[in-house]
RNA sequence: GGUUUGGUAGCUCAGUCGGUUAGAGCGUCUGACUGAAGAUCAGAAGGUCGGCAGUUCGAUUCUGCCCUAAACCACCA
Numbered sequence: 001g002g003u004u005u006g007g008u009a010g011c012u013c014a015g016u017c018g019g020u021u022a023g024a025g026c027g028u029c030u031g032a033c034u035g036a037a038g039a040u041c042a043g044a045a046g047g048u049c050g051g052c053a054g055u056u057c058g059a060u061u062c063u064g065c066c067c068u069a070a071a072c073c074a075c076c077a
Base pairs, nucleotide, nucleotide: 001073002072003071004070005069006068007067010026011025012024013023019057028044029043030042031041032040050066051065052064053063054062
């Protein structure tokens, strides 16, 4: 340098063949329970869906470029 795959909540990940409000588990916080804690139960907060454009009535989803991670391939004095 080329190809492929990935980037979504603090972490690990799902998801939508373009549509109305973006989710789960763990974690965090609050409350219940307890002498206290753990476990359990109830609730809450937390997201520019990697960035910028394009297409579209509408983009997290499609297209282009860029950034970034991994794997493979190639090149190199």

Record summary
RNAcentral holds the sequence, with entries from ENA. Predicted 3D model of a 77-nucleotide RNA (transfer RNA) from Mycoplasmataceae bacterium RV_VA103A. RNAcentral records the identical sequence in 2 taxa. The gene name in the source record is trnF. It matches the Rfam family "tRNA". The family's RNA type in Rfam is transfer RNA.